This is a predicted structure of a 75-nucleotide RNA (transfer RNA) from Candidatus Desulforudis audaxviator MP104C. Its Rfam family is "tRNA". Its family is annotated with triplet codon-amino acid adaptor activity in the Gene Ontology. The organism belongs to Desulforudis audaxviator, within Bacteria.
């Protein structure tokens, strides 16, 4: 310097290729419930506007440019 992944709740992933319902699942964190108490179990609730920044469209996590960050490769 040139390419390629990957970046989404605290965590760890899907979701993207093919735009469209309130962003989904695990775990963790509250609160009831149960139980002598604690775990366990069961019921609820909080928490990401998806790395940033534009554009495209009615409508972007998704498409396109630019950018940062990270492993990876080539040189």
């Nucleotide at each position: 310097g040139g390419a390629g992944c990957u970046g989404u709740g605290g965590u760890g992933u899907a979701g993207c290729c093919a735009g469209g319902u309130g962003a989904a699942c695990a775990u963790a964190u509250c609160u009831g419930c149960c139980u002598g108490u604690c775990a366990c179990g069961c019921a609820g609730a909080a928490g990401a506007c998806c790395g940033c920044g534009g554009g495209u469209u009615c409508a972007a996590a998704u498409c396109c440019c630019g950018u940062c960050a990270g492993c990876u490769c080539c040189g």